[in-house]
Molecule: FMN riboswitch aptamer (RFN element)
RNA sequence: AUCAGCCUUUGGGGUAGGGUGAAAUUCCCGACCGGCGGUGACAGUCCGCGAGCGCAAGCACGAACCGGUGCAAUUCCGGUACCGACAGUAGAGUCUGGAUGAGAAAAGGCAGAA
Numbered sequence: 001a002u003c004a005g006c007c008u009u010u011g012g013g014g015u016a017g018g019g020u021g022a023a024a025u026u027c028c029c030g031a032c033c034g035g036c037g038g039u040g041a042c043a044g045u046c047c048g049c050g051a052g053c054g055c056a057a058g059c060a061c062g063a064a065c066c067g068g069u070g071c072a073a074u075u076c077c078g079g080u081a082c083c084g085a086c087a088g089u090a091g092a093g094u095c096u097g098g099a100u101g102a103g104a105a106a107a108g109g110c111a112g113a114a
Stems, first nucleotide, its partner, number of pairs: 002113002005110006017029003031094002033084002035049004044082002052059002064080005086097003
């Protein structure tokens, strides 16, 4: 180093400014954000996982194209788009709440096996 076990820690960001209104960070203009692993080179929108509901079996689960560089990129650069659980509330990806929760996973440690 490998394999299975146990323990500890870490483990999600975001409505500036304006309009209407009795009331909206929820509507309208506009602003902003992007978990984890993989993929020949860096991914919210390629392939998976987590997050929601359920005692459980299980159920649910969004979105991208064009051009350029390159051996190689739906991942980089340029351009233009799009997506975002549940409950509450003037209709919410961003507020408040379940949540000092859970968690993909990452790092470290312990004592073993051949």